[in-house]
RNA sequence: UUGUUCUUUCGGGGUUUGGUGGAAGUCCAAAUCGGUAGUGAUUCCCAAUGGGAUAACUCUACGAGUCGUCUAAGGCGACAUGAAUUGGUGAAAAUCCAAUAGCGACCGUACAGUCGGGAUAAAAGAAAGACAAA
Numbered sequence: 001u002u003g004u005u006c007u008u009u010c011g012g013g014g015u016u017u018g019g020u021g022g023a024a025g026u027c028c029a030a031a032u033c034g035g036u037a038g039u040g041a042u043u044c045c046c047a048a049u050g051g052g053a054u055a056a057c058u059c060u061a062c063g064a065g066u067c068g069u070c071u072a073a074g075g076c077g078a079c080a081u082g083a084a085u086u087g088g089u090g091a092a093a094a095u096c097c098a099a100u101a102g103c104g105a106c107c108g109u110a111c112a113g114u115c116g117g118g119a120u121a122a123a124a125g126a127a128a129g130a131c132a133a134a
Stems, first nucleotide, its partner, number of pairs: 001133003005130006017029003031114002033104002035062004043053004057102002065079006084100005106117003
């Protein structure tokens, strides 16, 4: 440094205020939140033709659910799986700056991203260690 390997740990945030109503954190007005990897013109660091850290809710991918099937640990198959424009700068922007807009599984309940539940679960993956190979 690499890995069809093993172990351990880690691995999701959010309803303030008012209105209607018998009843709403579910409706209406306003509020508030943004997993993982990649990309990236931002910001920064170093031993500096280079290297590293960091930056997307809406770009490219991935993850959570349900059903079926098998030898039922687990694998395989099927279904479901959200949302962006405009302007600015520039050689170049889906990522920068500004404005405006939009999105968010299932079950329960007055219709839920934010409440309760499956879930003290699982997982994309991250870190450390072991082992193996070069």